[in-house]
Molecule: Lysine riboswitch aptamer
Organism: uncultured Acetatifactor sp.
C1' cells in the first nucleotide's frame, strides 16, 4: 500500500416526528392621540404606499414562522465529524455590501463530560475558542509480576492504532 476492524458519562452525523424556545414578539383588524413621511435587509438607483391621512403612541380582539436546539425512533457511520479561511454558486427588486443555505479547496480538533472566561447567538439553548478537573480509547517508555493477566506513573497525536495481505 489494500482490506476488514474498535474507542463511547446520549460516541457521530441525517431524515421524519414531537417538544421548549423564538413569543404573546412579528403581523392582522378596529377605536384614538399624532401630522408627512414610509415599504421592498442596510447605502445607491429603481418601484409603490401616503393629508381619501405616512411613521410614530395608547388600548382591545386575534396571533405566526424561520434560522438555531433538547428528545425519540430509524437510516447511514467511526475523520464518524465539526469548526475557520478563501474562492465560486443560489436567495433576499437591480448593483455594491451583508445575511442565510449549499459546492470546492486549505487548516485545526483523538473522543465525550463538567466547571470558568471569551465570542456567535433573541437566548448559557447550542456551538467555537481557551484554561483547569477528572473520565475514556489507542500507541511508545518506565514500574510491579517467572510469565500470561492486571494495575501504576509519564509522555504522544487520529496523516494515530489493531489484525490479515
Nucleotide at each position: 500500500g489494500a482490506u476488514a476492524g474498535a474507542g463511547g458519562u446520549u460516541g457521530c452525523g441525517u431524515u421524519u416526528u414531537u417538544c421548549a424556545a423564538g413569543a404573546g414578539u412579528a403581523u392582522u383588524u378596529u377605536u384614538u392621540c399624532a401630522g408627512a413621511g414610509g415599504u421592498g435587509a442596510c447605502a445607491g438607483g429603481c418601484a409603490c404606499c401616503g393629508u381619501u391621512g405616512a411613521a410614530g403612541g395608547a388600548a382591545a380582539a386575534a396571533g405566526a414562522a424561520a434560522g438555531g436546539g433538547g428528545a425519540a425512533c430509524a437510516c447511514g457511520c467511526c475523520g464518524a465529524a465539526a469548526g475557520a479561511u478563501a474562492a465560486g454558486a443560489u436567495a433576499u427588486c437591480c448593483u455594491g455590501u451583508a445575511u442565510a443555505u449549499g459546492u470546492u479547496a486549505u487548516c485545526u480538533u483523538g473522543g465525550g463530560c463538567a466547571u470558568g472566561c471569551g465570542u456567535u447567538u433573541a437566548a448559557g439553548a447550542a456551538g467555537c475558542g481557551u484554561a483547569u478537573g477528572a473520565c475514556u480509547g489507542u500507541c511508545a517508555u518506565c514500574u510491579c509480576g517467572u510469565a500470561a493477566g492486571c494495575a501504576g506513573a509519564u509522555g504522544g497525536g487520529g496523516c494515530g492504532c489493531u489484525a490479515u495481505c